[in-house]
Molecule: small-subunit ribosomal RNA
Organism: metagenome
RNA sequence: AGAGUUUGAUCCUGGCUCAGAACGAACGGUGGCGGUGCGCUUACUACAUGCAAGUCGAGCGGAUUAUAGAUUUCGGUCUAUAGUUAGCGGCGGACGGGUGAGUAAAGUAUAGAUAAUCUACCCUUGAGAGGGGAAUAACAUAUCGAAAGAUAUGCUAAUACCGCAUAAAGUCGAAAAAGCACAUGCUAUUUUGAUGAAAGUGGGGCUUAGGUCUCACACUCGAGGAGGAGUCUAUAUCCUAUUAGCUUGUUGGUGAGGUAAGAGCUUACCAAGGCGAUGAUGGGUAACCGGCCUGAGAGGGUGAUCGGUCACACGGGCACUGAGACACGGGCCUGACUCCUACGGGAGGCAGCAGUAGGGAAUUUUGGGCAAUGGGGGAAACCCUGACCCAGCGACACCGCGUGAAUGAAGAAGGCUUUAGGGUUGUAAAGUUCUAACACGUAUUAAGAAAAUGUUAUGUGUUCAUAGCAUAUAGCACUUGACGAAGGUACGAGAUGAAGUCAUGGCUAACUCUGUGCCAGCAGCCGCGGUAAUACAGAGAUGACAACCGUUGUUCGGAAUCACUGGGCUUAAAGAGCACGUAGGCGGAAUAAUAAGUCGACUGUGAAAGACCACGAGCAUCCGUGGGGGGUCAGUCGAUACUGCUAUUCUUGAGAUUGGUAGGGGAGAGUGGAAUUCCUGGUGGAGCGGUGAAAUGCGUUGAUAUCAGGAGGAACGCCGGAGGCGAAGGCGACUCUCUGGACCAAAACUGACGCUGAGGUGCGAAAGCUAGGGUAACAAACGGGAUUAGAUACCCCGGUAGUCCUAGCCGUAAACGAUGGGUACUAAGUAGGGGGGAUUAAGUCUUCCCUGCCGUAGCAAAAGUGUUAAGUACCCCGCCUGGGGAGUAUGGUCGCAAGGCUGAAACUCAAAGGAAUUGACGGGGGCUCGCACAAGCGGUGGAGCAUGUGGUUUAAUUCGAAUCAACGCGAAGAACCUUACCUGGGAUUGACAUUGUGAGAUUAGGCUUCUGAAAGGAAGUUGACGCCCUUCGGGGUGGAAUCAUAACAGGUGUUGCAUGGCUGUCGUCAGCUCGUGCCGUGAGGUGUUGGGUUAAGUCCCAUAACGAGCGAAACCUUUGUCCUUAGUUGCCAACGGAUAAUGCCGGGGACUCUAAGGAGACUGCAGACGUUAAGUCUGAGGAAGGUGGAGAUGACGUCAAGUCAUCAUGGCCCUUAUGCCCAGGGCUACACACGUGCUACAAUGGCUGGUACGAAGGGCAGCGAGAUCGUAAGGUUAAGCAAAUCCCAAAAAGCCAGUCUCAGUUCGGAUUGAUGGCUGAAGUUCGCCAUCAUGAAGUUGGAAUCGCUAGUAAUCGUGGGUCAGCUAUACCACGGUGAAUGUGUUCCCGAGCCUUGUACACACCGCCCGUCAAGCCACCGAAGUAGGGGUGGCCUGAAGUCGUUGACCCAACCCGCAAGGGAGGGAGGCGCCCAAGGAAACUUCUGCGACGGGGACUAAGUCGUAACAAGGUA
Repeated sequence: AGAGUUUGAUCCUGGCUCAGAACGAACGGUGGCGGUGCGCUUACUACAUGCAAGUCGAGCGGAUUAUAGAUUUCGGUCUAUAGUUAGCGGCGGACGGGUGAGUAAAGUAUAGAUAAUCUACCCUUGAGAGGGGAAUAACAUAUCGAAAGAUAUGCUAAUACCGCAUAAAGUCGAAAAAGCACAUGCUAUUUUGAUGAAAGUGGGGCUUAGGUCUCACACUCGAGGAGGAGUCUAUAUCCUAUUAGCUUGUUGGUGAGGUAAGAGCUUACCAAGGCGAUGAUGGGUAACCGGCCUGAGAGGGUGAUCGGUCACACGGGCACUGAGACACGGGCCUGACUCCUACGGGAGGCAGCAGUAGGGAAUUUUGGGCAAUGGGGGAAACCCUGACCCAGCGACACCGCGUGAAUGAAGAAGGCUUUAGGGUUGUAAAGUUCUAACACGUAUUAAGAAAAUGUUAUGUGUUCAUAGCAUAUAGCACUUGACGAAGGUACGAGAUGAAGUCAUGGCUAACUCUGUGCCAGCAGCCGCGGUAAUACAGAGAUGACAACCGUUGUUCGGAAUCACUGGGCUUAAAGAGCACGUAGGCGGAAUAAUAAGUCGACUGUGAAAGACCACGAGCAUCCGUGGGGGGUCAGUCGAUACUGCUAUUCUUGAGAUUGGUAGGGGAGAGUGGAAUUCCUGGUGGAGCGGUGAAAUGCGUUGAUAUCAGGAGGAACGCCGGAGGCGAAGGCGACUCUCUGGACCAAAACUGACGCUGAGGUGCGAAAGCUAGGGUAACAAACGGGAUUAGAUACCCCGGUAGUCCUAGCCGUAAACGAUGGGUACUAAGUAGGGGGGAUUAAGUCUUCCCUGCCGUAGCAAAAGUGUUAAGUACCCCGCCUGGGGAGUAUGGUCGCAAGGCUGAAACUCAAAGGAAUUGACGGGGGCUCGCACAAGCGGUGGAGCAUGUGGUUUAAUUCGAAUCAACGCGAAGAACCUUACCUGGGAUUGACAUUGUGAGAUUAGGCUUCUGAAAGGAAGUUGACGCCCUUCGGGGUGGAAUCAUAACAGGUGUUGCAUGGCUGUCGUCAGCUCGUGCCGUGAGGUGUUGGGUUAAGUCCCAUAACGAGCGAAACCUUUGUCCUUAGUUGCCAACGGAUAAUGCCGGGGACUCUAAGGAGACUGCAGACGUUAAGUCUGAGGAAGGUGGAGAUGACGUCAAGUCAUCAUGGCCCUUAUGCCCAGGGCUACACACGUGCUACAAUGGCUGGUACGAAGGGCAGCGAGAUCGUAAGGUUAAGCAAAUCCCAAAAAGCCAGUCUCAGUUCGGAUUGAUGGCUGAAGUUCGCCAUCAUGAAGUUGGAAUCGCUAGUAAUCGUGGGUCAGCUAUACCACGGUGAAUGUGUUCCCGAGCCUUGUACACACCGCCCGUCAAGCCACCGAAGUAGGGGUGGCCUGAAGUCGUUGACCCAACCCGCAAGGGAGGGAGGCGCCCAAGGAAACUUCUGCGACGGGGACUAAGUCGUAACAAGGUA
C1' cells in the first nucleotide's frame, strides 16, 4: 500500500466481499513448563449455610474466675493482684467493600464563585476546668406471652443528665470612626448592653490519708491551618420534527417562614411574565470521566479490570441520631415474596467474600492468614478487619522456554506417484558421537522483617525531683511468615517425558492420485460438483502458524462509501416548476477609535495510573526512578495587519431623474375576413363517402355536386424566421383604453441603500372538480363496421363529457438547457435582433444589450462543454449516498373529490447504472453481386412400379445419418457368407499376437469310424526332423509344433460433448490478418475508409499511414488451332500387287490419329469514353478476345456440424462372456406418411421392315468370334486375344417405307397364371432372364415446389465399377441430336461493403413484461383481545416532620416552711403535606387476531406479446 466481483472486451459511477489490528469472549480440535494479569457482559432474579464492624475495665456500678493475704460462728466474709464480662457510657458502624437499576441533568468533565456556608478526629495557638443537684439501666421481685419480647414496683454509678458561678478574642443589638472592594457589601478598631462552658481517669511524689503537686490522656470556650463537605455560575455532553408549541409556584416583586448556607426552597398578596427552529416540550436510549481499541492523522467505537465522581442497597415513602446519613449488614410505615407459629402473633433482605438454584454460548474455592500494606477502637499490650496479602480452578489473554545438537547416501525400507526409466517423502529416519536448559530424583538453603515490646546505659524536655512520663542514641534480651519447597545451589540418570491445527481454484503462500457423478457435499466474494473435479470426500505431498490452531460474534481500518482534513448533482443517485421576500449567512473604497475574534509572552491548573523517551537490567512481559508532552481551559500583560463593533467621509455596486427605441409582455372592451357545419330556396338525377381492400353510414321523402341567402361557434392562413417578448408556465387577425418590464444616450441626484434566501407568500401547461352559460369543429367514454386465432387496439362511420366564456378549486408535467441564483476574470472567427458614435455617403470602423453557430486553452468517465462554461475563484440556498421493496405503508397536513406534500421498515439481490468499442441483428437506409427474381425450356407434387426414410409390427426387423448441409446417404451389389441383430447348440489362454514356466516323443500332422443340423465331442489307425553317441537294438539332446498353466488376447460394447485423422457447409464468397508508425486513459481505431474500376481487398487515384502475409489471380491437367519429332497394333494420298469385297499385301509419313515437345491471346493494335490513370465499350486481325470452355485447387474462421461402425486413440465397462464357433431366421415385415427416381398417359407417337453415323471403356477362375440347337432366355463346340492387333459391340434417337386414326386404343405396361433358362452347396422366406397368356391405375396432375444461360437445357443410346448371380430405373463416365429466353434489379431468398438504432453478446431460434396457478417468507390493514408506560383530576390516606391544641401526665430550674403554684416538656386529639391503594377517563407502546391487501423469492406450469430494431401503431 491494495485486491476480487457488473462487460464479448473497455473506461467510469457504485455497492458487496477480502487481506490488518483488537476482545472480560464463546465453540471445535489439540495440549509440556513457568512468570504476570484477568475471570456472570445474561435475571437490580431468588437465596440454604458460614464469615464480612467492632472496640475501650486507663469513663461507671455490678457479676464472675484464679492466686495470695486477713478474718471467721468454718457456712462464709473482706482486702490485694491478675483475668473474663452482659448493661450504662464514649468513639466508630456516613470509611472500607459491592453494583450500574435509575439519571440526558439535581449527573459528569474543564475552569471558576462562595462578599451565601459547615466541618468530629488531626496540627498550631490563646484562655479555662469552680461549686452543686436530680435520675436511670444493670440487678432484685412480680406478671403476661408459644416465641420475639413486654409491663409494674424497688435499689444504684459515671467522662450519662441538669441548674449556678466565672469569661471574651464567640453570638446578637446600639454608637463612633478607618481602610478596602465585585452590585448586594467585606475587613479591622473603640465604647456599651444582652447572651453564654467544662469531667474526669491513669502513673509518680508528698500527705495530717481529708487531700495536694506534677506528668500523660481525656474535657470546655475561642482563633488559625490541613483535609473533607454543601451550594452556585460558564462551556461541553446521544438519537428523534412521523414530538412545535411548553409553563400557574409557572417568571418576577414585597412581607413572613425555613436552612449550616443564596434562592419560589415554602407560604400570603401583587404583576403577567418565562422558555422555544441556536430545537423548548415530548418520546427513545444511556451512569460520566481519566482512559481503552482502531486509525498516518482528523476522526470512529467503547467506558471490563486500575483510578476520580455520581447513583442505588427487596419495590416505594419517611424522618431520627449524628460533625457528617435521610444511613447496604440502623429505625418506622406500606407493598410483593420467603420462613417460624401453640393461629393469637412474629422474623428476614448476599448489587460484601465464598457458595446454591435459575437464566445463558459463557465466567472460579462454601480455601489460608492478619506475616506485610491500610482501616476502626484502645494510653498500650492487643482485639476486629472475606479491605488486603496469598494459595486453588480456567491456554481466558500477553510474554518467555522446551519437545534436542552434530554427523550420517546403500539416497534403506515403507508410503505416494510414474511416460515403468524414474521421481518424491529425504539427512528426514536408522546408525555413530555428544549435551542436559525444562520436567524428574536426592541433598542443602533464602529474601519478603521494617519494627513494635521488655530491659540497661547516656543525653534532652517537663518537673522541686536523678520519681514518672515523653523523646533520641547505643547495647542486650525475647519474639513475629499465611504464602513462599513447584524458588536458589549442588549432584544423579538418560534423548529418555513433551506437536498440533488450519489451509493448498483466484483473491492468498502451498498439487497430485483415488472415490463420487448437479448426487453427496463445499462456499468470505467470485463460484465449484451433470464420468478424466488442483474447489466435494480420503490419501500422499506442500504451505502457514505453533502450545496453540481454526470458526463464530463485535469494533475500528481499508471506506475519499457522510468527504473538517477529504466527495458530488447535463447524461451514472442528486438543481426545488418559477419568482418575491422574513430570519440568517456573506458583503465596495478611505480615515480614526476600540480590542470581541486573531496573534505573542508569562502565571495557574490540566490528580495518580496509563501512553512516549531514557535508565535500573541480563531477551521479553511485569516492576521501579527520572524526564518530556498533553486543553477549543482560566487569568494577567502586550500587538492591531485582517474580520467584528463605533464614528466620520467617498462613488465605482445599487437605486432614482431626463430624452429616445423595439416587442405575439399582461388585462378589459370592440371590430373583421377565409373556412367548416347547419337552415331556407334554386339547378340536377344516382350514387356519395370511406379503405390496403371493404363494410357500417348518407341518398329517389332527391344525397354528393353546384348557385344564392341566412344562423352560430371556435380558431386566426400568408407575413413567420433555431426572429421577438416574458421570472417561469406561456404569448400570434385588427383597433382603442389601462398597465409591467428591458435596452440605449446624457447627466450637476441619493450614498452601500447590495447578493442569496430556511420557514412564508404569490404565479404556475394540460387533464380534472364545483356552479352557471355556450357548443361550429375536434373528440376520452360509448355504439356500429372491419382486421384478427382472439382484437375490450391500431383503420373506418358515428358520438357524449371535455376543449370555449364567467367565478372558484386543484398545484402537478421529460414544468428540460434533464445544467439554482449572483459577482469577477479567461483565445479567436461568424450570423441574427435592438440602440448609440465617427464618417458627406454606398460602404467602412467602433461601442452597449440580447439571441445562435463553430472552436483554442482548460475541464470532463466519455459523449461533450467552451465569455450564454460543464473553465478559474468567491458568496448564499436546494438536493444525493447500491438495486428492488417504494414515492409504497403508517402518522401528520392540504384538498369537495381525484389526489398533493412530508415519507419509512422488514425482506431480498450482487449487482443496478453511465459513456464509448467490436460484433451480431432490424418487418432501418445506401451501393453491389448470385438461375435469387423476372423472361423462357423441362420437371416434381396426381398414377403404377423401384428405392431410401419415418411410423407401426416383430424373437429380431443390427447400427449410424436429421433444415439447407439426413432420406437411390455409409451400402462400388443383404439368398448362405457379408452380419454387427434374434432363436437354439457349443468350446473357454480362446478364431488372432507376444512372453515366461513346466510337460513332451509318438505327440503335431494325415487317414478312418461313431454321434450330431453343423460346430463340436468321442474312439481308432498311421506318423516325422536336426545334432551327438551307437554294440545299429537303440540312447541322449535341441528346435518348430502340441498340451498344461500364468500374464494376457478379444469386444461393430459406451462416450464424436475427452480426441487424432478425414469430411460436409457458409463458399471459389472476397475476404482474414500482421510489423512499424500515428490517434485514443482504454477496449480499440487507422492501414482495410473515400472517388472510380473489376469476377475479385483486381487495379488506379486520393489519403497518417508505409509495407507485408494467407486468400483472389497465375503456375498444373484437359479441351479448342497450328508446327516439329516419331510412325505400330493406328492411317492410306501418290506408286505397285492381290481379291467377289475389305490397308488385304509391298511400301509410304503426305492426311486422320496416336503422344512427346513447342507456338499461340497479352486489352498487344485502332477509335471513343474515362482524371493524360486503372479500366470500359466498339472494331480489326485471329482457330480462339477480354479469367476462351471444363477440372483440380477451398484463406481466418463458423456450426461442441458428421464419423469411436473405415482406421487410430484416452477414460469407463464385459472376461465360462457384451469376446469366439455353428445352424436356422431377420435386415426384404405393412392400415399409413414423406423424399429421390423410372415408366407412362400417346400421332413431334406405337408397331413392322430396311438403312447410316460415335466416343470412352472392360477382358484369363476373363472377353469369347464363328458354326450349330432352341421361338427366346440360353445350350454345345470352339478360333483369336493379357489387347491402337482379338472379343464385348448391335450404338440409339436419325433417315427411308408400311400400318394404326384419337379409343383407356396396336397407348400404357402393373398384377397374376403357366412353362422354361442361368448363377450358385442351396433361389421357400428372398434372385435375374425368356416365352405364352393376363392387361390394373393412368387421358398431363391442387396448394406448393425443383433444375437450367450454350454444345447448356431437353432428348437418345453406350461403357464401367461393385459382382458367382442380381433387385442398377442407382452411381460414375462417354459420346449422338440439339433449343428457347434474359442484357433488367421493383419484389422473394442468400451474400459482400459502408452507415444507423439496439435493453442482443448462448448474439432475434436473442432479450423480455404482466395477469393467472403452486410453494415459501417477511410486511401492511382489520372487528376485537391481552399486557406494559404515562398524564391530569376525584376518593381514601399509613409512618413521619411541621403547626395547633393539650381539662390527662412530668425528678432536676424559680417562688414557697410545706401543700401547692410557675416556667418548660410530654401522652393524646385536630390540621397541612404525603407513599401505597380505589373507581373512572385520556394518551402512548407492544403481543395475538378470522379475514383482506400488495411485495420478495422459487431450472424447465397457463395466457398473450407490452418494451428493446421504425420492435412491426416511434